RNA sequence: GCAGUGGGCUGAUCGAUCGCCCGGCAGCGAUUGCCGGGAGGAAAGUCCGGACUCCGCAGGGCGGGGUGGUGGGUAACGCCCACCGCCCGUGAGGGCAGGGAAAGUGCCACAGAAAGUAAACCGCCAAAGUUCCCGGAAACGGGUACAAGGUAAGGGUGAAACGGUGAGGUAAGAGCUCACCAGCGGGUCAGGCGACUGGCCCGGCUCGGUAAACCCCACCCGGAGCAAGACCAAAUAAGGGGGCAGCUGGCCGCAAGGCUGGCACGGGUCGGCCCGAUCCGUUACGACUCCCGGGUAGGUCGCACGAGGUCGGCCGCAAGGCAGGCCCCAGAUUCAUGAUUGAUGUUGAAAUCGUCCUCCGUGACCUUUUCGAAACAAAAUCCGGCUUACAGGCCCACUGCAUUU
Repeated sequence: GCAGUGGGCUGAUCGAUCGCCCGGCAGCGAUUGCCGGGAGGAAAGUCCGGACUCCGCAGGGCGGGGUGGUGGGUAACGCCCACCGCCCGUGAGGGCAGGGAAAGUGCCACAGAAAGUAAACCGCCAAAGUUCCCGGAAACGGGUACAAGGUAAGGGUGAAACGGUGAGGUAAGAGCUCACCAGCGGGUCAGGCGACUGGCCCGGCUCGGUAAACCCCACCCGGAGCAAGACCAAAUAAGGGGGCAGCUGGCCGCAAGGCUGGCACGGGUCGGCCCGAUCCGUUACGACUCCCGGGUAGGUCGCACGAGGUCGGCCGCAAGGCAGGCCCCAGAUUCAUGAUUGAUGUUGAAAUCGUCCUCCGUGACCUUUUCGAAACAAAAUCCGGCUUACAGGCCCACUGCAUUU
């Protein structure tokens, strides 16, 4: 210099004008004044885990869901850290849904004989058997043909075909036998908390893949969610309790009471008020009225001091933990955090004043001007994660290649 790997940070800055939400103070009060505060790294998806709230719950089982190497961190997790194993990469590093396929069941497209204890398409063989020929006295030997059969070397199919190499063996072959190698199982020794790693011995044991297929094993999980839930409480139904105003005359009746009139009181109507007129009532099952109750609209709380932030210290490889100092930092509910504009900075293109050179170039740096560009997205109970989206910029550690010293 080029190419890359892993991680972290940032997500423009300073004003002016006009606004929005919350809090405090002032003010009789207001649509008032002043002061202070006002989104994110993901506030998102709502995928996990928890806090909190209500309901349920003796304990256990069935069923259902989830997780799955080991050790640690944590309130908890499917998250994080460290390590182990396998795979990928020259490497820095990356990926793994990483228990069990030697319990059982299922499945394995196409091709292929065969997709798993069975099988044979091409091929190889023809020892045993049969035919014929030759030799032989015979036994038998050699040859030829047949096909029953044997075989799994070689070929072919496939993502995958029952270990590999060599020797022996055989009619031909084959772990059939042997040596070595690989794997598996068992035993044993050493190291490690452990996953696991390394060594030695034994057994021809050679067993396909697939469990985000059923299943088996181990562990975890009660349900619903801030529209949780609590309080206040217009309206309204059920339900419960309470309250409500008199005198008198006549007639009928033994009486209880009934009918009727006067005055008084109350209410309605005559547009409102007074007078007056008229109608009704004087009784309370109540439909009147009051209270309780109930809880719709609406309001208040939950709701902003928290597994909080920050600074250095100690412990730990790390995730993280411990004690201490300092700080207080959105809280709406037609849902605030914005709009316009100026300057500066970043960056792209074009033009332009210059500078530099082992490389004179479509090079590098640089001055000024003009025209542009600036992402993803925005709280709604809160917190820890994961995932996804993101213009541009900055920083740290490391790797490979080339070159120079």
This is a predicted structure of a 405-nucleotide RNA (Bacterial RNase P class A) from a bacterium. The gene name in the source record is rnpB. The RNAcentral record of the sequence draws on ENA. The prediction has a mean pLDDT of 75. Its Rfam family is "Bacterial RNase P class A". Rfam describes the family as follows. Ribonuclease P (RNase P) is a ubiquitous endoribonuclease, found in archaea, bacteria and eukarya as well as chloroplasts and mitochondria. Gene Ontology terms of the family: tRNA processing, ribonuclease P activity and dimeric ribonuclease P complex.